Transfer RNA from a soil metagenome, 72 nucleotides, folded computationally. The coordinates come from a structure-prediction model, not an experiment, and the mean pLDDT is 80. RNAcentral holds the sequence, with entries from MGnify.
RNA sequence: GGUCCGGUUGCUAAGUGGUAAAGCAUGGGUCUGCAAAACCCAUAUACGCGGGUUCGAUUCCCGCCCGGACCU
Numbered sequence: 001g002g003u004c005c006g007g008u009u010g011c012u013a014a015g016u017g018g019u020a021a022a023g024c025a026u027g028g029g030u031c032u033g034c035a036a037a038a039c040c041c042a043u044a045u046a047c048g049c050g051g052g053u054u055c056g057a058u059u060c061c062c063g064c065c066c067g068g069a070c071c072u
Stems, first nucleotide, its partner, number of pairs: 001071007010024003018055001026042005048064005
C1' cells in the first nucleotide's frame, strides 16, 4: 500500500430504512439473625466523525478516523 471484518449506554452484545433488545454492572427494595444467593423495580446525553440519498438513516452510498485479520 491492497482486500476483508468490525466501531451500538460503564462493560459485553443483538438489531437493521420508521426510533434501539438482552446480560453484567450501578442505585433502591423484598427475603435473611447478618450476609450471600434469588426475586422485584429503576437508571443512563449508547448507534466513531463529516457529507449524500430518502418523507424518514444505527441501517443504503461516498470520504475520513480507530481496531483486527490476511496479502504484498
It matches the Rfam family "tRNA". Its family is annotated with triplet codon-amino acid adaptor activity in the Gene Ontology.